[in-house]
RNA sequence: UCGUGCCAGGCGGGGAAUUAGCGGCGCCCUGUACCUACAAUCCGCUGCAGUAGGGCUUCAUUCCCGUCCUGAGGGGUCGGUCCGUACAGCCGGCUCGGUGAGAAGCGUUGAGAAUCGGGUCCCGUGCAAUUAACUGCCGUGAACCAUGUCAGGUCCUGACGGAAGCAGCAUUAAGCGGAUUUGUUGAUGUGCCGCGGGUCAGCCUGAUUUGAGCUUCAUAUCCGAAUACCGUGUAUGGUCCCUUCUUCGAAGGACGGGUGCACGA
Numbered sequence: 001u002c003g004u005g006c007c008a009g010g011c012g013g014g015g016a017a018u019u020a021g022c023g024g025c026g027c028c029c030u031g032u033a034c035c036u037a038c039a040a041u042c043c044g045c046u047g048c049a050g051u052a053g054g055g056c057u058u059c060a061u062u063c064c065c066g067u068c069c070u071g072a073g074g075g076g077u078c079g080g081u082c083c084g085u086a087c088a089g090c091c092g093g094c095u096c097g098g099u100g101a102g103a104a105g106c107g108u109u110g111a112g113a114a115u116c117g118g119g120u121c122c123c124g125u126g127c128a129a130u131u132a133a134c135u136g137c138c139g140u141g142a143a144c145c146a147u148g149u150c151a152g153g154u155c156c157u158g159a160c161g162g163a164a165g166c167a168g169c170a171u172u173a174a175g176c177g178g179a180u181u182u183g184u185u186g187a188u189g190u191g192c193c194g195c196g197g198g199u200c201a202g203c204c205u206g207a208u209u210u211g212a213g214c215u216u217c218a219u220a221u222c223c224g225a226a227u228a229c230c231g232u233g234u235a236u237g238g239u240c241c242c243u244u245c246u247u248c249g250a251a252g253g254a255c256g257g258g259u260g261c262a263c264g265a
Base pairs, nucleotide, nucleotide: 001265002264003263004262005261006260009057010056011055012030013029014028015027020046021045022044023043024042034054035053036052037051038050063258064257065256066255067254068253069252073248074247075246076245079242080241082238083237084236085235086234087233088232091231092230093229095225096224097223098222102217103216104215105214106213112210113209114208115207116206117205118204119203120202121198122197123196124195125194126193127191128190129188130187131186132185133184134183137178138177139176140175146171147170148169149168154163155162156161
């Protein structure tokens, strides 16, 4: 140095939780890395920290150690977002009361106030208008199943005379049309014309009384009060979200180092 056969070692790892501590069954993350039995009211061990048994591989790029890079994922903390709870009125908004200079406009050709009345508003009712329908008036209008008169003709009769009755004419029914002058009934964003009743407030108006203010900017400004409704502040809880700090850390990569035994050549 090579060959053969064995043994050490290896045959996953990590996080949280649990535990005096360690490992495990279970949960989560990586990723593929033996089998059986035990096991969360736990199972088994003691800083060399699963136990019991079976199997594979084997001294190396694969096992062990160190340094560096990278970093899935998990835990904790500070701060922020969002949501909830409690408190605070001597924080702001909102609400109410008071003040309201000044400017402009109106005002003795009467501001404002008071009283009375009217209209606008509502209800009832009456009148007129408009309109609709019906009626009344005029015209037209029935071959036969309307009336009156019924030529001609028909029928009855010895005759006298009589009967029914078409056409025509006239008058009408149903219907159709006309005029818009009658009457009746109904309707209404017509007239508010009349009467009665109602009316909190607003607007307009007439009369009487009084006699100088009134309106807008103005929810200006300022003062005071009340309120946890909104914002805000304080405290607290939650949040699958964001961020700072920190912690544990798989897989991967780079470099370096270490490491048996037996036999034979």